Transfer RNA from a Candidatus Aenigmatarchaeota archaeon, 84 nucleotides, folded computationally. Its Rfam family is "tRNA". Rfam links the family to the GO term triplet codon-amino acid adaptor activity.
RNA sequence: GCUGGAGUCGCCUAACCUGGUAUGGCACAAGCCUGGAAAGCUUGCGAGCGCAAGCUCUUGCGAGUUCAAAUCUCGCCUCCAGCG
Numbered sequence: 001g002c003u004g005g006a007g008u009c010g011c012c013u014a015a016c017c018u019g020g021u022a023u024g025g026c027a028c029a030a031g032c033c034u035g036g037a038a039a040g041c042u043u044g045c046g047a048g049c050g051c052a053a054g055c056u057c058u059u060g061c062g063a064g065u066u067c068a069a070a071u072c073u074c075g076c077c078u079c080c081a082g083c084g
Base pairs, nucleotide, nucleotide: 001083002082003081004080005079006078007077010026011025012024020067028044029043030042031041032040046057047056048055049054060076061075062074063073064072
């Protein structure tokens, strides 16, 4: 240098082919339970702003197509494998 694969919440992971509310688990937090813990159960859990209602942004980064992009297209970055 060329080819292929991968990048999603603190961690792991689904959704991608066939565009339409970002899934589940772990961890964590609060509550219930207990004499107190553990276990179990319930709820919450991306980020910023806000007293709140809510608003804006968010799938490695940037752009394009589209009413609509994690998903399609282009460029770039990082990692893995192969080729030279």
Its mean pLDDT, the model's own confidence on a scale to 100, is 83.